[in-house]
RNA sequence: AAUUCGCCCUUAGAGUUUGUUCCUGGCUCAGGACGAACGCUGGCGGCGCGCCUAACACAUGCAAGUCGAACGGGACCAUUUUAGAGUUUACUUUGAGAUGGUUUAGUGGCGGACGGGUGAGUAACACGUGAGCAACCUACCUUUCAGAGGGGGAUAACAGUUGGAAACGACUGCUAAUACCGCAUAACGUUGUAAAAGGGCAUCCACUUACAACCAAAAGAGAAAUCUGCUGAAAGAUGGGCUCGCGGCCGAUUAGAUAGUAGGCGGGGUAACGGCCCACCUAGUCAACGAUCGGUAGCCGGACUGAGAGGUUGAACGGCCACAUUGGGACUGAGACACGGCCCAGACUCCUACGGGAGGCAGCAGUGGGGGAUAUUGCACAAUGGGCGAAAGCCUGAUGCAGCGACGCCGCGUGAGGGAAGACGGUCUUCGGAUUGUAAACCUCUGUCUUUGGGGAAGAAUAGAGACGGUACCCAAAGAGGAAGCUCCGGCUAACUACGUGCCAGCAGCCGCGGUAAUACGUAGGGAGCGAGCGUUGUCCGGAAUUACUGGGUGUAAAGGGAGCGUAGGCGGGCUUGUAAGUUGAAUGUCUAAUCCACCGGCUCAACCGGUGAUCGCGUUCAAAACUGCAGGUCUUGAGUGAAGUAGAGGCAGGCGGAAUUCCUAGUGUAGCGGUGAAAUGCGUAGAUAUUAGGAGGAACACCAGUGGCGAAGGCGGCCUGCUGGGCUUUAACUGACGCUGAGGCUCGAAAGCGUGGGGAGCAAACAGGAUUAGAUACCCUGGUAGUCCACGCCGUAAACGAUGAUUACUAGGUGUGGGGAGAUCAAACUUUCCCGUGCCGGAGUAAACACAAUAAGUAAUCCACCUGGGGAGUACGGCCGCAAGGUUGAAACUCAAAGGAAUUGACGGGGGCCCGCACAAGCAGUGGAGCAUGUGGUUUAAUUCGAAGCAACGCGAAGAACCUUACCAAGUCUUGACAUCCUCCUGAAUGAUGGGUAAAGCCGUCAGGCCUUCGGGACAGGAGAGACAGGUGGUGCAUGGUUGUCGUCAGCUCGUGUCGUGAGAUGUUGGGUUAAGUCCCGCAACGAGCGCAACCCUUAUCCUCAGUAGCCAGCGGCCAGGCCGGGCACUCUGUGGAGACUGCCAGGGAGAACCUGGAGGAAGGUGGGGAUGACGUCAAAUCAUCAUGCCCCUUAUGAUUUGGGCUACACACGUGCUACAAUGGCGUAAACAAAGGGAAGCGAAGUGGCGACACGGAGCGAACCCCAAAAAUAACGUCUCAGUUCGGAUUGUAGUCUGCAACUCGACUACAUGAAGCUGGAAUCGCUAGUAAUCGCGGAUCAGAAUGCCGCGGUGAAUACAUUCCCGGGUCUUGCACUCACCGCCCGUCA
Repeated sequence: AAUUCGCCCUUAGAGUUUGUUCCUGGCUCAGGACGAACGCUGGCGGCGCGCCUAACACAUGCAAGUCGAACGGGACCAUUUUAGAGUUUACUUUGAGAUGGUUUAGUGGCGGACGGGUGAGUAACACGUGAGCAACCUACCUUUCAGAGGGGGAUAACAGUUGGAAACGACUGCUAAUACCGCAUAACGUUGUAAAAGGGCAUCCACUUACAACCAAAAGAGAAAUCUGCUGAAAGAUGGGCUCGCGGCCGAUUAGAUAGUAGGCGGGGUAACGGCCCACCUAGUCAACGAUCGGUAGCCGGACUGAGAGGUUGAACGGCCACAUUGGGACUGAGACACGGCCCAGACUCCUACGGGAGGCAGCAGUGGGGGAUAUUGCACAAUGGGCGAAAGCCUGAUGCAGCGACGCCGCGUGAGGGAAGACGGUCUUCGGAUUGUAAACCUCUGUCUUUGGGGAAGAAUAGAGACGGUACCCAAAGAGGAAGCUCCGGCUAACUACGUGCCAGCAGCCGCGGUAAUACGUAGGGAGCGAGCGUUGUCCGGAAUUACUGGGUGUAAAGGGAGCGUAGGCGGGCUUGUAAGUUGAAUGUCUAAUCCACCGGCUCAACCGGUGAUCGCGUUCAAAACUGCAGGUCUUGAGUGAAGUAGAGGCAGGCGGAAUUCCUAGUGUAGCGGUGAAAUGCGUAGAUAUUAGGAGGAACACCAGUGGCGAAGGCGGCCUGCUGGGCUUUAACUGACGCUGAGGCUCGAAAGCGUGGGGAGCAAACAGGAUUAGAUACCCUGGUAGUCCACGCCGUAAACGAUGAUUACUAGGUGUGGGGAGAUCAAACUUUCCCGUGCCGGAGUAAACACAAUAAGUAAUCCACCUGGGGAGUACGGCCGCAAGGUUGAAACUCAAAGGAAUUGACGGGGGCCCGCACAAGCAGUGGAGCAUGUGGUUUAAUUCGAAGCAACGCGAAGAACCUUACCAAGUCUUGACAUCCUCCUGAAUGAUGGGUAAAGCCGUCAGGCCUUCGGGACAGGAGAGACAGGUGGUGCAUGGUUGUCGUCAGCUCGUGUCGUGAGAUGUUGGGUUAAGUCCCGCAACGAGCGCAACCCUUAUCCUCAGUAGCCAGCGGCCAGGCCGGGCACUCUGUGGAGACUGCCAGGGAGAACCUGGAGGAAGGUGGGGAUGACGUCAAAUCAUCAUGCCCCUUAUGAUUUGGGCUACACACGUGCUACAAUGGCGUAAACAAAGGGAAGCGAAGUGGCGACACGGAGCGAACCCCAAAAAUAACGUCUCAGUUCGGAUUGUAGUCUGCAACUCGACUACAUGAAGCUGGAAUCGCUAGUAAUCGCGGAUCAGAAUGCCGCGGUGAAUACAUUCCCGGGUCUUGCACUCACCGCCCGUCA
């Protein structure tokens, strides 16, 4: 929160589309269950369960027999009688009887129709449920009535003969019965006829009476009583048979099915009804409420799940059905069309002497096979039950038990208490510790299970007899001894670290992990969960309101049929009477048992088991009558008719009209016309275009004209006439619910297209040509055919749209417009108002939002159509329609985790509005061409160290590579190391000078040379040694800190509270002005605030004050004439502190605003100039080589050191500069004026030498004092006279200077000589708006030396800006969007 009057009970969700949000919508997960299987593991017990696949084939054994009290025999035994034989006279033996017992092949009886198995078939009265049979049967059992008299003939067995391999027979002869057959007797039996009174919904039924006909039987046991059987009949019980109502699968891409079919009459048949069967007659019967056909399936009680409604399922247990190797058939019998019976046919298997026979595990075990997969060829009839029997008893793979299987459910255990040095070990670590962990060890106990020994049941009723079973259970003893695993640890979802791996190996239920710091892979430690199990897979339900009855939708997400008419169907106005089908209540029958639920009880508990109670459905009876239905009556308001008016591009047909285009004829007229962004094709001197007149023909109807009208929709537009449909208003005469919707059906239905025949002016698919273009099968142009038009016939679709089905009722307003009416008025206008139509705005309400809002997408009702993730696909197949084109109906495999709607923030647009910037424009000077310098690329090389890469890398890191630097290369050395800390031993130094040796370093020597002391030593240093460690310009700037660039000194970026919105978000920050500015003003659901802007800071421009040396000199004085000195601080200047500028004043504009324009004053005027200052953020921007740093890597080397080389290479390409190409100039001579800096391993004056670089020299100066230091352009004079020159200076030669251990690779400078390219630079491109550009020189950092670079300084000193159209960049508002990694986006097709 839903629900509810209220309380209780009951109801749970999550991940995933997006940059974000809400919604729609699918996918996935958490739960439960299982006849399960698989993986790892496995102590015990109880109760259950165990071929789901091949209804595949079966070796072997067993699973249905029993009765001698039905019968005749046989065999054996006992007793006995008799005959004989033998002989040891008492026995043995043979034969014939009798009696008894045991046993039994056969005849006969009963049972083999139950029990047990399986689920193939079956969509059916098969099942479930409830009725019915007046249309039936029922062995054994129970009850009642009645009866059993007297005869007869056979036949197995048996004997003999005989066939066959066998199975099995054949013939002859003998014999019994409770086997078989006549006769007698018989009714409450059966059949027939007749009658009466009853019953039933009906066909009809039962009973009574009378008559007639017909039909039975068996014995056995016993000493007996008697018992058990037998026959007929009537009942009961039990079990069955048949019929009917209702109920439960899928497909219409299955729409028609059916001839015994539907019914009737008459027969036959059956236990019984019936086309069940037959003859005849009729032509019916079933079906859109789904027949027929196809597919699938045993049904139910129940089981699982679910809140429920439902969904799924039908193992075990129970009921029913069906089947028994496959198909068919009957016999017997009470019962079968019969699992362990028969016959026939088929397949298969076996035996065979080949002639012929035998068999049926879907009974229990068991075998093979199939399969992911399912058990013992066990014990016993002791119990329960079954068959037979009088009984004893026999039989019973039913059943009771045991065995195997963690297959399921339930229970128990694997120890308990104490125990911190928090042990060892393991793991992690920030190295301190943490954790495993009271866990272990150790101490003290206990004995469930286990083991051993002893005792030992109940289950039995009944004297005996117990499979289970020496089992359960009890007692005693021993001993912690024998008993823990599995899965998971990114989120969902409880549980984290290390190592390995490096988009590999792998994981994954969904989202997704893995590309060198993986809580997601593998392993380990730790943890979480469950636990003799734990996971995985499969299936079902749930979650899923994701098929929505409970409980969904259709404007834009999937979804309203193109429109109307109308059939079936569904729904339907007011009043009233009846009825009682629906409805409600009560009673009752039934709903097998089990199960479920509640309560109680029994196994130590539980699972399990027992008892009691309760619920739904269907039937029957009674009651009620509100509502629905049905029937009758009535009404007028729904609907329709009539009457009076009225508007209209409503439809069809006929006729008429003018304008325009084109064509034809004729005239005038001459060179072009036409067309385009620009052109060309085209037309035209054979006379076009233009213009005038006349004519032909077709099509369409300017203005009026309007979110105006009409129509169902499609659609309809000149005028007139005819025919015709509908609407609206008024009236209230008529009918009296006649209504609404509408599956199928029928009709209409733009354009294009099709058929036949006409017509054809213009336009114009196709086509042709010209352009455009990389191409251009297009857009543009010139032509042009179908077609467009008419008649008739098809097609049947459109973004057929309001993307909004039809009808009815109700629910605030405002304002237009079309038609009609009412009131008032003399009339018009106007005003008020009613109905119908058509628009806009808007409230409630609705909605995901957008929006809709009386013309609803609101509130209700009825009916129809349609939707259920995206793609595949409106495709395929099939059916129907069509001449065709095609239309309509309409899937699946496979594939994805989304597809989608509305809104939001940005970015973007060859969208729009406004604005800015040396952005363009206007100018000035350049670059790009030359030579050189420098950086980069490339190439080369042993190495040419590394980094920087559009703007924002390239005179960048580098404010300066000869060695060093130096990181690179070659070669030589060192290994606790060049550098840091610690330890042990030795030495006394360290250090300086010097020798040898080496390419150099390393290496080996000599000399000099200390401090404190308690005399032990210490400090310090060196050497040697061991290990901890050092070291790395090695990698990763995509692991980082810090720093920096850039957009950009652009005006923006945010927050709090409030408000609006479901939300992301919006508002504020937008709007009107204004500004350099989100600067300010005004307005405003906003009010405030922060970081930015501005200001505060530095410098510069003016003035004042204070101070006055090393600076200055106006006035005074002195001198060597120089501020040199005295003196002074007025001025310049230096330094401190102040003043000044604020739109303050005036005028105009503007809104009495902000502000703008102009002016005054002022050194300076609207930010005075310049600098420092860089918001939130963007670019994984740059840097691990400034530094720091995680991780990885190297450790006699990727560390350290030395020499030499390289970074300086050179076909070439690019960037940035310098010098020039000259006369606004070059050269020469002699003159003038700065600022800002630097100086001790320094700046270095004067003077001297040298042509010069420079050298010698050394004054002065740690600097307002001295030095660098000369400023240069400029001005003056002279010369050159347009040339590769007196321009230009590259290159080269010679000779030098300086720095430095050292100028070869590889420095700078000087002198003389040499004198290259170059005569102003293509496409393109950079900078600059005032003390700026341009030009001129000066200084500094780095530095031994080495600037054309960099950073500063001053001198001279312009031109131009109309304007914002365009290019570039930026700001703001708005709009579109399928982009959000954000247009360098997204995305389509083809190919690989």